Predicted 3D model of RNase P RNA and transfer RNA as a complex of 459 nucleotides.
RNA sequence: CGAGUUGGCCGGGCGGCCGCGGUCGAGGGAAACCUCGGUCGAGGAAAGUCCGGGCUCCACAGGGCAAGGUGGUGGGCAACACCCACCCGGGGUGACCCGCGGGACAGUGCCACAGAAAGCAGACCGCCGACCGGUUCGCCGGUCGGUAAGGGUGAAACGGUGGUGUAAGAGACCACCAGCGCCGCAGGUGACUGCGGCGGCUCGGUAAACCCCACCUGGAGCAAGGUCAAGAGGUGCCUCACGGCGCUGCGCGGACGUUCGAGGGCUGCCCGCCCGAGUCCGCGGGUGGACCGCACGAGGUCGGCGGCAACGUCGACCCCAGAUGGAUGGUCGCCGGCGUGCCUUCGGGCGCGCGCACAGAACCCGGCUUACAGGCCAACUCGCUCG
RNA sequence: GGGCCCGUAGCUCAGUGGUAGAGCAGGGGACUCAUAAUCCUUAGGUCGCAGGUUCGAUCCCUGCCGGGCCCA
Numbered sequence: 001c002g003a004g005u006u007g008g009c010c011g012g013g014c015g016g017c018c019g020c021g022g023u024c025g026a027g028g029g030a031a032a033c034c035u036c037g038g039u040c041g042a043g044g045a046a047a048g049u050c051c052g053g054g055c056u057c058c059a060c061a062g063g064g065c066a067a068g069g070u071g072g073u074g075g076g077c078a079a080c081a082c083c084c085a086c087c088c089g090g091g092g093u094g095a096c097c098c099g100c101g102g103g104a105c106a107g108u109g110c111c112a113c114a115g116a117a118a119g120c121a122g123a124c125c126g127c128c129g130a131c132c133g134g135u136u137c138g139c140c141g142g143u144c145g146g147u148a149a150g151g152g153u154g155a156a157a158c159g160g161u162g163g164u165g166u167a168a169g170a171g172a173c174c175a176c177c178a179g180c181g182c183c184g185c186a187g188g189u190g191a192c193u194g195c196g197g198c199g200g201c202u203c204g205g206u207a208a209a210c211c212c213c214a215c216c217u218g219g220a221g222c223a224a225g226g227u228c229a230a231g232a233g234g235u236g237c238c239u240c241a242c243g244g245c246g247c248u249g250c251g252c253g254g255a256c257g258u259u260c261g262a263g264g265g266c267u268g269c270c271c272g273c274c275c276g277a278g279u280c281c282g283c284g285g286g287u288g289g290a291c292c293g294c295a296c297g298a299g300g301u302c303g304g305c306g307g308c309a310a311c312g313u314c315g316a317c318c319c320c321a322g323a324u325g326g327a328u329g330g331u332c333g334c335c336g337g338c339g340u341g342c343c344u345u346c347g348g349g350c351g352c353g354c355g356c357a358c359a360g361a362a363c364c365c366g367g368c369u370u371a372c373a374g375g376c377c378a379a380c381u382c383g384c385u386c387g
Numbered sequence: 388g389g390g391c392c393c394g395u396a397g398c399u400c401a402g403u404g405g406u407a408g409a410g411c412a413g414g415g416g417a418c419u420c421a422u423a424a425u426c427c428u429u430a431g432g433u434c435g436c437a438g439g440u441u442c443g444a445u446c447c448c449u450g451c452c453g454g455g456c457c458c459a
Base pairs, nucleotide, nucleotide: 001383002382003381004380005379006378007377008376009375010374012335013334014333015332016331017330018329020041021040022039023038024037025036026035027034028033043358047369048368050367051366052365053364054363055221056220057219058218062271063270064269065268067217068216069215070214071213072086073085074084075083076082087101088099089098090097091096102212103211107210108209109206110205111204124151125150126147127146128145129144130143131142132141133140134139159177160176161175162174163173164172178202179201180199181198182197183196184195185194186193187192225292226291227290228289233248234247235246236245237244238243250284251283252282253281254280255279256278263275264274265273266272299318300317301316302315303314304313305312306311336356337354338353339352340351341350342349343348388458389457390456391455392454393453394452397411398410399409400408405442413429414428415427416426417425435451436450437449438448439447
């Protein structure tokens, strides 16, 4: 210098004017509210809603089955399908990347086409033997057998190479190699790895097919849930009446039911347990307001210590949106950026255009995934060149 | 907030591990004086996108994209 890998960060800046939402203070007002001033006001993904939690309610009694999820090992975390480190397998010259990565000697299913044969396989060609027939004595044809060394098919053909052996062959036997299983030793918390020995054991793949094994999982969701107000009315008592007070929270119709128990909860089912006087359907009405939940939290920034790391811990400092038809905007100037034209002494200068990536809170957190103009930083790898 | 389903030829749909089809529509031809109907023939597919499992994926798994439905 070129090519690349990984991790992290930013994602416009400053100012003027006009506005919007929250909150605090002062003043005015009977109140609604108004005026002035201060202060705060979107994101790395606020998104998809794919996982995991907090929180709230279901009167927190369970057991079995089913269903769903997870799936190398060790650790981190409130928890996880997330993160870190390592192991194994695969890819890359390398930095590094990818893996739903338990089990196929518990069972069942599937393996199209091609091919002779596709699962405790298989003689199509070939090779060899015996018998029969023919013969131009080279051999040819048929029948019955042997054979998985060779050909050919396939994603996959029951270890590979060499030798012994044989009629021809074959782990039938031998040497080496590859794999599998068992045993021993060593290292490691462990997954696993290394070495040695034994067994001819060579026994296909598929579980993101059913299934088996281990572990985990109660349901619903801020429209959770709570407080207050209002209301359509109904009913009882007092009163001649107007009206007042109390209880309930709408009216009408229908079905089932009130201890012989409807219905509901443990939210899929069964057992068992508990609550229990209402439940369901149709028609017609009323309200559809306010406040809490709700912004101090597994919180942020900086630093120290422990740990390879994820992360933990300690100290100091900080307070950081809260709408409810839903605020966070508009405009102007300068700088930055991008595109483009001209000039150039190649450093750049002048002009024009573009507001300029993806996108925007709605109970809150931790992750994952996806979208993203442009830019910055760090570490590392390979190649070439120079000293 | 919660749940479910779909995406295959221009349109409507089959196919759910083994070379992707049907009907209508389109092109060409026949029949007819001509048109329709009918008959023959023919073209057309990144199976919404990407990655993975598998010898092999429209089908199985994961993540996106687009569309639809239901409940509160």
The prediction has a mean pLDDT of 78. It holds a member of the Rfam family "Bacterial RNase P class A". By type it is a ribozyme.